[in-house]
Description
This is a predicted structure of a 78-nucleotide RNA (c-di-GMP-I riboswitch aptamer) from Candidatus Oleimmundimicrobium americanum.

RNA sequence: AUAAGACAAAGGCAAACUCAUCGUAAGGUGGGGGCGCAAAGCCACGGGUCCCGCGGGCGGGAUGGCCGGGUUACCUCA
Numbered sequence: 001a002u003a004a005g006a007c008a009a010a011g012g013c014a015a016a017c018u019c020a021u022c023g024u025a026a027g028g029u030g031g032g033g034g035c036g037c038a039a040a041g042c043c044a045c046g047g048g049u050c051c052c053g054c055g056g057g058c059g060g061g062a063u064g065g066c067c068g069g070g071u072u073a074c075c076u077c078a
Base pairs, nucleotide, nucleotide: 004076005075012037013036017032018031019030020029021028022027035065041071042070043069045068046067047066048063049062050061051060052059053058054057
């Protein structure tokens, strides 16, 4: 350095639910909350799923905590 991830250390993120708010909606944002996560950091490139529209297979949007992939990163037992 790469790989890997424990009976380790310092930390981090934050599900459901809830309050407020944005959105036609899926869903997003902020506060509370904590199911969990070794990338549950970031990226819609591919697939899946969800929403909307329309001229029946196209278009737009969402989901990274659905899967794959790309990219960056703390610590270090074996």

The coordinates come from a structure-prediction model, not an experiment, and the mean pLDDT is 87.